Molecule: transfer RNA
Organism: Patescibacteria group bacterium
RNA sequence: AGCGGGGUGGAGCAGUAGUAGCUCGCAAGGCUCAUAACCUUGAGGUCGCGGGUGCAAAUCCCGCCCCCGCAA
Numbered sequence: 001a002g003c004g005g006g007g008u009g010g011a012g013c014a015g016u017a018g019u020a021g022c023u024c025g026c027a028a029g030g031c032u033c034a035u036a037a038c039c040u041u042g043a044g045g046u047c048g049c050g051g052g053u054g055c056a057a058a059u060c061c062c063g064c065c066c067c068c069g070c071a072a
Base pairs, nucleotide, nucleotide: 002070003069004068005067006066007065010024011023012022013021018055026042027041028040029039030038048064049063050062051061052060
């Protein structure tokens, strides 16, 4: 060089064209004598980068970068 899988909030992952979500974590409030647990709310994501198709792209197409595996 080749083949396959993957890259999405701080972490782990869903989402296969039509409002970007879940769990944990974080912050605030509630509850409690207090902490944990529990309940409510909130902040936090140019969806790896660049281009293309399309009314519309995390999603489809092309190129590139990075990670894991296979084979050599």